[in-house]
RNA sequence: UCAGCACAAGCCAAACCGGUCGUGAGGCCGGGACGGAAAGCCACGGGUCUUGAUUUUAAGACAGCCGGGUUGCGCAUC
Numbered sequence: 001u002c003a004g005c006a007c008a009a010g011c012c013a014a015a016c017c018g019g020u021c022g023u024g025a026g027g028c029c030g031g032g033a034c035g036g037a038a039a040g041c042c043a044c045g046g047g048u049c050u051u052g053a054u055u056u057u058a059a060g061a062c063a064g065c066c067g068g069g070u071u072g073c074g075c076a077u078c
Stems, first nucleotide, its partner, number of pairs: 011036002016031006034064001040070003044067003047062006
């Protein structure tokens, strides 16, 4: 540096339910666990979705859709 099996320490939290914010996609808090070796972070590219206008464009959401960037934990073996 690459890889990511095992052990150990742990970590995150889908659907759904309750509360709350938002026109909405959806966000946040609590419960809950489908799963995850980055399911940590970033809207840069693609994509999907929402709202408005409707000429084709503007604003927004999704990082657990894909790619990319960036940071981190453990250390059997090579």